[in-house]
Source information: This is a predicted structure of a 72-nucleotide RNA (transfer RNA) from Candidatus Uhrbacteria bacterium RIFCSPHIGHO2_01_FULL_63_20. It was read from a public genome assembly. Model confidence (mean pLDDT): 83 of 100. It matches the Rfam family "tRNA".
RNA sequence: GCCGGCGUAGCUCAGGGGUAGAGCAGCUGUUUUGUAAACAGCAGGUCGUCGGUUCGAAACCGACCGCCGGCU
Numbered sequence: 001g002c003c004g005g006c007g008u009a010g011c012u013c014a015g016g017g018g019u020a021g022a023g024c025a026g027c028u029g030u031u032u033u034g035u036a037a038a039c040a041g042c043a044g045g046u047c048g049u050c051g052g053u054u055c056g057a058a059a060c061c062g063a064c065c066g067c068c069g070g071c072u
Stems, first nucleotide, its partner, number of pairs: 001071007010024004018055001026042005048064005
């Protein structure tokens, strides 16, 4: 230099056009002499950035940025 994959909650990942979810972690409560476990609830994300398409974009298109891999 060329090609490909990935980027969504603190972490691991879903969601592939109709205004975003799960598990774990965190917080509160119930329970316990107390902790853990269990159960109930709560909070947490301008979906890497910028532009384009669209009535509408996390999802489609383009350019960048970052990480990983392959080729040279």